[in-house]
Molecule: transfer RNA
Organism: Candidatus Levybacteria bacterium RIFCSPHIGHO2_01_FULL_37_17
């Protein structure tokens, strides 16, 4: 210095260009003398950041942060 990978909910992770999703945690309820286990709902997101393309970008360009690997 370069080259590759990855940055998406509190975590861990998905998502062919065409309405962002589950899981676990949180949270209500049903259940039960109570609690814990189950079950049932609902919320939760500036998709890292600024452009570019396209009718339409988390997704294709580019340019910068970040982490991590490899190369000299």
């Nucleotide at each position: 210095u370069c080259c590759g990978u990855g940055g998406u909910a509190g975590c861990u992770c998905a998502a062919c260009g065409g309405u962002a999703g589950a899981g676990c945690a949180g949270g209500a309820a049903a259940c039960u003398g109570u609690u814990a286990a189950u079950u049932u709902c609902a919320a939760g997101g500036u998709u890292c950041u600024a452009g570019g393309u396209u009718c339409g970008a988390a997704u294709c360009c580019u340019a910068g942060c970040c982490a991590c690997g490899g190369a000299g």